[in-house]
Context: one part of a larger RNA
RNA sequence: CUCUCUCUAAGGAACUCGAUAAAAUAGCUCUGUAACUUUGGGAGAACGGGUGCCUCAUCACAAAGGGGGUCACAGUGACCAGGCCUAGGCGACUGUUUACCAAAAACACAAGUAUCCACAAAGUCAUAAGACCAUGUAUGGGGGUUGGUGCCUACCCAGUGCCGGACCUGAUGACAAGGGAGCCGGCGACUGAAGCUCCAGUGAACGGCGGUCGUAACUAUAACGGUCCUAAGAUAGCAAAAUUCCUUGUCGAGUAAGUUUCGACCCCCAAAAAAGGCGUAACGAUCUGGGCACUGUCAUGGAGAGAGACUUA
Numbered sequence: 001c002u003c004u005c006u007c008u009a010a011g012g013a014a015c016u017c018g019a020u021a022a023a024a025u026a027g028c029u030c031u032g033u034a035a036c037u038u039u040g041g042g043a044g045a046a047c048g049g050g051u052g053c054c055u056c057a058u059c060a061c062a063a064a065g066g067g068g069g070u071c072a073c074a075g076u077g078a079c080c081a082g083g084c085c086u087a088g089g090c091g092a093c094u095g096u097u098u099a100c101c102a103a104a105a106a107c108a109c110a111a112g113u114a115u116c117c118a119c120a121a122a123g124u125c126a127u128a129a130g131a132c133c134a135u136g137u138a139u140g141g142g143g144g145u146u147g148g149u150g151c152c153u154a155c156c157c158a159g160u161g162c163c164g165g166a167c168c169u170g171a172u173g174a175c176a177a178g179g180g181a182g183c184c185g186g187c188g189a190c191u192g193a194a195g196c197u198c199c200a201g202u203g204a205a206c207g208g209c210g211g212u213c214g215u216a217a218c219u220a221u222a223a224c225g226g227u228c229c230u231a232a233g234a235u236a237g238c239a240a241a242a243u244u245c246c247u248u249g250u251c252g253a254g255u256a257a258g259u260u261u262c263g264a265c266c267c268c269c270a271a272a273a274a275a276g277g278c279g280u281a282a283c284g285a286u287c288u289g290g291g292c293a294c295u296g297u298c299a300u301g302g303a304g305a306g307a308g309a310c311u312u313a
Base pairs, nucleotide, nucleotide: 001308002307003306004305005304006303007302008301011298014297027051028050029049030048036041052070053069054068055067056066071075083292084291085290086289087288088287089286090284091283095107096106111146112145113144115142116141117140123132124131125130149279150278151277152276155208156207159206160205161202162201164199165198166197169195210228211227212226213225214224249265250264251263252262253261
């Protein structure tokens, strides 16, 4: 010097992207325990007290409690052995995952929903035989989508898709039935599938959800009006957000000081309702802000133990 540890005055996060690491807390028992809540929880919330040994009585040989005494700085005397509070984002939850850089907000989930399928089912594998589904039968099976729960899920069917219908086309076609004899040519009817076309329906189908000009007796703004276009012009709730470029938006809270955080505002570049919208108790080795306790993270170093390396013998 490197590694693994122990201690460190007064300070206590000033360190750092970030309290990462370390320290602190800890068992049992007694009290006590908030907001919120789906009434189950939250909760070991939090904040506090006790804890050894001897002896006495109560006594079942216990446990627990009570009285008295006694020692120490210290009685769960070592080991073992939760740190806590608070606010927000995301995901309801337990669970699953990138064997060997990612454990998560990703996947799954209970539940919701539309759709296909009547059984020789739909769907799947196979050239076929055959098999799965299923020794099941719609309270079933398949694939899709959202993802507990609460309040909800608005408008548009023009395009694309799907479903239904109509019958111009498809069609001088194809198939079937009947006739039955020559063949060729000319003329010339009937039946008429799917698909396309046409007409409707359908959004928890793919998807979409405007511009411009003016107007109120200060100013500003525009409830209001005009006009163009569209299938329809974004409703509720939310919003500088995991989404906001301008942007460290503006105001407020927290700090002596806050590009982060929280509460609002709304001018949403480019939010929005099952690619769900907005809330939400509980939960999380999740992400973010703040605080208490605690500390060698730090100011800023120091001392010590063991192992290794190195040097010398």
The part of an RNA shown here (large-subunit ribosomal RNA, domain IV) has 313 nucleotides and comes from Gossypium mustelinum. The RNAcentral record of the full RNA draws on Rfam. Model confidence (mean pLDDT): 83 of 100. It matches the Rfam family "Bacterial large subunit ribosomal RNA". The organism belongs to Gossypium, within Eukaryota.